The RNA shown here (SAM riboswitch aptamer (S box leader)) has 118 nucleotides and comes from a Chloroflexota bacterium. The coordinates come from a structure-prediction model, not an experiment, and the mean pLDDT is 83.
RNA sequence: GAUUCAUCAAGAGGGGUGGAGGGACCUGGCCCUGCGAAGCCCCGGCAACCUGACAGUCGACCCAAGCGACCGAUGGUGCCAAGUCCGGCAGGCGGAGGGAGCGCCUGGAAGAUGAAUC
Numbered sequence: 001g002a003u004u005c006a007u008c009a010a011g012a013g014g015g016g017u018g019g020a021g022g023g024a025c026c027u028g029g030c031c032c033u034g035c036g037a038a039g040c041c042c043c044g045g046c047a048a049c050c051u052g053a054c055a056g057u058c059g060a061c062c063c064a065a066g067c068g069a070c071c072g073a074u075g076g077u078g079c080c081a082a083g084u085c086c087g088g089c090a091g092g093c094g095g096a097g098g099g100a101g102c103g104c105c106u107g108g109a110a111g112a113u114g115a116a117u118c
Stems, first nucleotide, its partner, number of pairs: 001118008013043005021032003026088004044080003048077003056070004084110001089107006
């Protein structure tokens, strides 16, 4: 870097440095930001995936051993404004027939994170 699978409605602060941007790309919005953006550093925290210690609980007639499951520290990543901030592609629904607009729902595309494989 590619592919596959899973999840994306929740959760999580401060300080230093920095000095104008940021919210993935493009685009329409909307928001954050000199009451200090991005980035970097320190401390702290959240808990999605992987790992799975000690002790304990459960399971098969009983005990023991062993095995399996649950629980779960630690560690590996990740994350700590707003539903992936909302929409942009498709379908459906919304008093009667049609259109426009708006709203809602479902699915895609793209993205993010983890795990496995190449």